[in-house]
RNA sequence: AGGGCCGUGGCUCAGCGGUAGAGCAUCUGCUUGGAGUGCAGAAGGUCCCGGGUUCAAUCCCCAACAGCCCUC
Numbered sequence: 001a002g003g004g005c006c007g008u009g010g011c012u013c014a015g016c017g018g019u020a021g022a023g024c025a026u027c028u029g030c031u032u033g034g035a036g037u038g039c040a041g042a043a044g045g046u047c048c049c050g051g052g053u054u055c056a057a058u059c060c061c062c063a064a065c066a067g068c069c070c071u072c
Stems, first nucleotide, its partner, number of pairs: 001071005007065001010024004018055001026042005050062003
C1' cells in the first nucleotide's frame, strides 16, 4: 500500500427493511439457620461514527474510525 472479516446491554452472541432479544452476570422477592442451588420478577442498549437510499434502516449503499487476519 492492497484485500477479507468484524463492531448490538457489564461479558458472549442472535436479530437480513416495520417501535431490539437470549444466555451468563447484577438487583429484588420466595425458598435456607446462613450461603449456594432452584423458582418468580426487575433494571440495564439513542445497535462504533457521519452521510445516502427508502414512507420506514441494527439491517441496503458510500466514506471514516477501531479490532483481527492475509498479501506485497

Predicted 3D model of a 72-nucleotide RNA (transfer RNA) from Podarcis muralis. Lineage of the source: Eukaryota > Teleostomi > Sauria > Lacertidae > Podarcis. Its Rfam family is "tRNA". Rfam classes the family as a transfer RNA.